[in-house]
């Protein structure tokens, strides 16, 4: 220098002003809303989206229900070994396939190899069933044609991926292993109104109610209190001392990962927060201007060069405009998908030079 791959990080920075929202501390134990439960209100300090928060595909934590044991059914997984809380994830490894420039063959089109890397639902077709386009006489049942032989005895047969011996299990099936069901609208607690339930008392010897006011009318079957369940509403679950985050290790392991040491506490609602404006700087794009280098063309020359036009590359200045995909909602580990642009790191093969 040519060619092919793998992988990490960022996702504008800072300042000022105005807001939104969570937490902690302090304070009147006050005010407001509410029947209550409970919520909100002041001041100070402080936290506030992502690498995918997406999808909700896989696995778990957590919660409730169910549960003697076993089997069937159903669903899932599948080379070997390991990692992990677990997995369909990840790592190492075996096998198969794939995989560039160069080289070789070839007039050319093209053919041919491997490296790094990539892909693989990679158990079983001596249990059974099913399937195979086109071509072909015949496609899974055996047989057909020609020649030959004592004898289906032997040989040959175009087509086709496959012609009697095989293939496909990502068709059913078999084998081994795993799986109870539902999901934070889980679930637990506090708890109105109305309706219904239960208990007690009073009431047709006229109650509660109602019109006048101390007693008389109207009216005619309920009234009062308590208890318990559920709903609205509220609180917890739920913002986490954790499968936690960051840094370090001449710690173990090929690696995934594990271990040790130090530091940190890091978003969180349901009228659903994470924003707006201004300034400076940075980045990308567009337009304009200036400068430098290189190339082409033309003119000119005292042969060194000079000038003009155009193109490419780079730098500086000015103005404008823009900043991808996307936004938590019980939490965590994966996978898939989306993503403007920028900054890195590594592996392999070939060619040339030293």
């Nucleotide at each position: 220098g040519a060619a092919g791959c793998c992988u990490g990080c960022c996702a504008g920075a800072c300042c000022g002003c105005c807001g939104c929202u969570g937490g902690u501390g302090c304070a009147a134990u006050c005010u407001u809303g509410g029947a209550a439960a409970c919520a909100a209100g002041g001041c100070a300090c402080u936290g506030g989206a992502g690498g995918a928060a997406c999808g909700u595909c896989c696995g778990g934590a957590c919660u409730g229900c169910a549960c003697a044991g076993g089997a069937c059914a159903g669903c899932g997984u599948a080379g070997g070994a390991g990692g992990u809380a677990a997995c369909a994830c990840c790592u190492c490894u075996c096998c198969a396939c794939u995989g560039a420039a160069a080289g070789c063959c070839g007039c050319a089109a093209g053919g041919u190899a491997u490296a790094a890397g990539g892909u693989g639902a990679g158990g079983a077709u001596u249990a059974g069933a099913g399937c195979a386009a086109c071509a072909g006489a015949g496609a899974c049942g055996a047989g057909c044609c020609g020649a030959u032989u004592c004898a289906g005895u032997u040989c040959g047969g175009g087509u086709g991926a496959a012609a009697c011996g095989g293939g496909c299990a990502a068709u059913c099936u078999c084998u081994a292993c795993g799986c109870g069901c539902a999901g934070c609208a889980a679930u637990a607690c506090c708890a109105a109104a109305u309706a219904g339930g239960c208990c007690a008392g009073c009431g047709u010897u006229g109650a509660u109610g109602u019109g006048g006011u101390u007693c008389c009318g109207c009216g005619g079957a309920g009234c009062u209190g308590g208890c318990g369940g559920g709903u609205a509403g509220g609180u917890a679950g739920c913002a986490c001392c954790g499968a936690g985050c960051c840094g370090g290790g001449u710690g173990g392991g090929c690696g995934a990962c594990c271990c040790c040491c130090g530091g940190c506490c890091c978003a969180g609602a349901u009228u659903a927060a994470u924003g707006g404006c201004g300034g400076u700087c940075a980045c990308a794009c567009c337009g304009g201007g200036c400068c430098a280098g290189c190339c082409u063309u033309g003119c000119u020359u005292u042969c060194g060069g000079g000038c003009a036009a155009g193109g490419c590359u780079g730098g500086c200045c000015c103005g404008g405009c823009g900043c991808a995909c996307a936004g938590a909602a019980u939490c965590c580990g994966g996978c898939u998908u989306a993503u403007c642009g920028g900054c890195g790191g590594g592996c392999u093969u070939c060619a040339c030079a030293c």